[in-house]
A computed fold for a 432-nucleotide RNA from a Vicinamibacterales bacterium, annotated as Bacterial RNase P class A. Model confidence (mean pLDDT): 75 of 100. The RNAcentral record of the sequence draws on ENA. A source record names the gene rnpB. The model forms 94% of the base pairs in the Rfam consensus.
RNA sequence: GCAGUCGGCUGGACGGCCGCCGGUCUUCGUACCCGGGAUGCCCGAUUGGUGAGCUCGAAAGGGCCUGCCCGCCGGAGCCCGAAGGGCGAAGGCGGGAGGAAAGUCCGAACUCCGGAGGGCAGUGCGCCGGGUAACGCCCGGGCAGAGCAAUCUGACGGAAAGUGGCACAGAAAAUAUACCGCCCGGAACAUUGGGUAAGGGUGAAAAGGUGCGGUAAAAGCGCACCGCGCCCGUGGCAACACGGGUGGCAGGCCAAACCCCGCACGGAGCAAGACCAAAUAGGGUGGCGCUAUGAGGACGGCCCGUCCCAGGCCACCGGGUAGGUCGCUGGAGCCCGCGAGCGAUCGCGGGCGUAGAGGAAUGGUCGUCUCCGCCGUAGUCCCGUAAGGGACGAAGGCGGAACAGGAUUCGGCUUACAGGCUGGCUGCGACA
Numbered sequence: 001g002c003a004g005u006c007g008g009c010u011g012g013a014c015g016g017c018c019g020c021c022g023g024u025c026u027u028c029g030u031a032c033c034c035g036g037g038a039u040g041c042c043c044g045a046u047u048g049g050u051g052a053g054c055u056c057g058a059a060a061g062g063g064c065c066u067g068c069c070c071g072c073c074g075g076a077g078c079c080c081g082a083a084g085g086g087c088g089a090a091g092g093c094g095g096g097a098g099g100a101a102a103g104u105c106c107g108a109a110c111u112c113c114g115g116a117g118g119g120c121a122g123u124g125c126g127c128c129g130g131g132u133a134a135c136g137c138c139c140g141g142g143c144a145g146a147g148c149a150a151u152c153u154g155a156c157g158g159a160a161a162g163u164g165g166c167a168c169a170g171a172a173a174a175u176a177u178a179c180c181g182c183c184c185g186g187a188a189c190a191u192u193g194g195g196u197a198a199g200g201g202u203g204a205a206a207a208g209g210u211g212c213g214g215u216a217a218a219a220g221c222g223c224a225c226c227g228c229g230c231c232c233g234u235g236g237c238a239a240c241a242c243g244g245g246u247g248g249c250a251g252g253c254c255a256a257a258c259c260c261c262g263c264a265c266g267g268a269g270c271a272a273g274a275c276c277a278a279a280u281a282g283g284g285u286g287g288c289g290c291u292a293u294g295a296g297g298a299c300g301g302c303c304c305g306u307c308c309c310a311g312g313c314c315a316c317c318g319g320g321u322a323g324g325u326c327g328c329u330g331g332a333g334c335c336c337g338c339g340a341g342c343g344a345u346c347g348c349g350g351g352c353g354u355a356g357a358g359g360a361a362u363g364g365u366c367g368u369c370u371c372c373g374c375c376g377u378a379g380u381c382c383c384g385u386a387a388g389g390g391a392c393g394a395a396g397g398c399g400g401a402a403c404a405g406g407a408u409u410c411g412g413c414u415u416a417c418a419g420g421c422u423g424g425c426u427g428c429g430a431c432a
Stems, first nucleotide, its partner, number of pairs: 001428010012369007020096002023093008032085002034081004042075003046071001048069004053064004098403001102414002105412005110269004122265005127141005142156001143154004157260002162258002164254003179200002181196006208226006227249001228247008273326004283317006294309001296308004333352008370401006379392005
């Protein structure tokens, strides 16, 4: 330098003008809350006085009910007040999306509901060790596969519990099997009976592989090495690795097919949920009123009888709705430093205060700069004898600058993303 691989950071800057949403302060307005005042009429309560009616009593006297008067209290209404709260307006100050706010796929916090305990069903996960509040996430390691390598990928328990599947091709796809071929016998190159998995052919996959021996031809039939199973030893916390011995070798692949084994899991979600609470309607209780010479209901076959009772008005009580308040953002928080650890991560110290609203604000425009692409003047370079052609390209012009928007919160994963900056490592080449 080229090619590759794994990360980290960033996600336009400045200014002018016009806006948007909260917070806070000031000023102004408003009598809704609130504070004060006056009070003839209206409504309610009440001490006292007084009148009518009913009633108890022999009487004295008492009780009930209702009206009026004086006083006092409260409510409504009236007047005043801008200190406080609320509402509105203006101005000042300060704040206002992300690395994924996204998908809502996992795991939690929080809230309500359910639950003695156990089991079934269902769902998810599955090499080992560690991290974490937890996880299906992360870190480190093992094994397998890809790559020269850095590195990447892997739902990576069980196929000898059982069931099932393996397209096409092929003789045969798993209790094996003989299409071609090879060998033996029937006198025989046809044909037939048998042996045979060495060779050919099919297929993604064909019954351990290579070699030697052996044989009629073959074959773990025998042997050596490799592979596989089992046993032992050594190393490692472990997954596992290495070494030795032993068994001729026994059952292909698929469990992200059913299934088996092990482990985990109650449900719903901030529209969770809690509090305050209007009008209207409906519910309950009480009072008044109405009404029995009832056409209602209960008891009852019917009559009698007894009991209850609607519709209207007033007061009170309780539930729900509209609406409002809380939940709501100080957290498994963020930044810096030191320390432990290979690392994920953890500990200690210091600092910071950073949207929280309602279907939802954080924007628009102009200028300058930055970056990218295209065109391209001067110029430089290359090819060519030349004519001419081509490359780069000051100035200048045109165009573009991604993905995407909080809605209870947090930890992850996944997906989207123009461009820029930067670090480690690997391979190849050149030079010193």